[in-house]
Molecule: transfer RNA
Organism: Bacteroidota bacterium
RNA sequence: AGCCCGAUGGCCUAGGGGUCUAAGGCACCACACUUUGACUGUGGGGACCCAGGUUCGAAUCCUGGUCGGGCUU
Numbered sequence: 001a002g003c004c005c006g007a008u009g010g011c012c013u014a015g016g017g018g019u020c021u022a023a024g025g026c027a028c029c030a031c032a033c034u035u036u037g038a039c040u041g042u043g044g045g046g047a048c049c050c051a052g053g054u055u056c057g058a059a060u061c062c063u064g065g066u067c068g069g070g071c072u073u
Stems, first nucleotide, its partner, number of pairs: 001072007010026004018056001028044005049065005
């Protein structure tokens, strides 16, 4: 320098144009249970890397950028 892959709550993982209110697990908070704690149950908050484009509609498609990983020279 070129090419390929990836980026979704605090962490991990789904979803690849509308169908649903972005789903699940762990974690966190509240309540119940318990002498207390743990366990268990119920409920709650919190996310689409950034900018632009296409589209009636973008987390999803396209372009560029940033970051991370890999391959080649």